[in-house]
Notes: The RNA shown here (c-di-GMP-I riboswitch aptamer) has 100 nucleotides and comes from Paenibacillus alkalitolerans. The prediction has a mean pLDDT of 87. NCBI's taxonomy places the organism under Bacteria, Bacillota, Bacilli, Caryophanales, Paenibacillus. The model forms 95% of the base pairs in the Rfam consensus.

RNA sequence: GUUGCGAAACGGCAAACCAAUCUAAAGAUUGGGACGCAAAACCAUGGGUCUAAAGUUAGAUUGUUGUAGUCGAUCUAGCCAAGAUUGCCAGGUUACCGAA
Numbered sequence: 001g002u003u004g005c006g007a008a009a010c011g012g013c014a015a016a017c018c019a020a021u022c023u024a025a026a027g028a029u030u031g032g033g034a035c036g037c038a039a040a041a042c043c044a045u046g047g048g049u050c051u052a053a054a055g056u057u058a059g060a061u062u063g064u065u066g067u068a069g070u071c072g073a074u075c076u077a078g079c080c081a082a083g084a085u086u087g088c089c090a091g092g093u094u095a096c097c098g099a100a
Stems, first nucleotide, its partner, number of pairs: 005098002012037002017032006035087001041093003045090003048085003055079009
């Protein structure tokens, strides 16, 4: 010096919750606040999980100069990520200190 490891030291980050803002939502940002974290620094690459606006399928209701199985509108339910989550797991990149 490097790798592993994590005693000590200097420090660091900031869960829940509260307030404001953005968003269809999940969630995010800022401030307060500390549950915890040795990568709880960064990356959405693989997997998982969350949400479902738009889209699509089905049903119900409804509109029209006249006729709606066909067109349009509204509501309900299912599916769905290109959205989110790195403090869910893995992987990648980088970093402070130095006892055993």